């Protein structure tokens, strides 16, 4: 240049035959516990779902471009 995969919470990722409120573990904060700490065990904050269009009553989910990163092929 071509081909093909990934982008979703600080971090690992899950979640598609498009459907009501986008979740888990893990960190972090707070609380019970404890002689303090771990550890459990309750809680709570934390996502413009890469970026723009687009399709549709509806898009993390499907289609165009673009951006980043990985393998590959020349």
């Nucleotide at each position: 240049a071509c081909g093909g995969g990934c982008g979703u919470a600080g971090u690992u990722c899950a979640g598609u035959u498009g459907g009501c409120u986008a979740g888990a573990a893990u960190g972090u904060c707070g609380g019970u516990c404890u002689c303090c700490a771990a550890a459990a065990c309750c809680g709570a904050a934390g996502g413009u779902c890469g970026u723009a269009g687009g399709u549709u009553c509806g898009a993390g989910u499907c289609c165009u471009a673009c951006c980043g990163c990985c393998c590959g092929u020349g």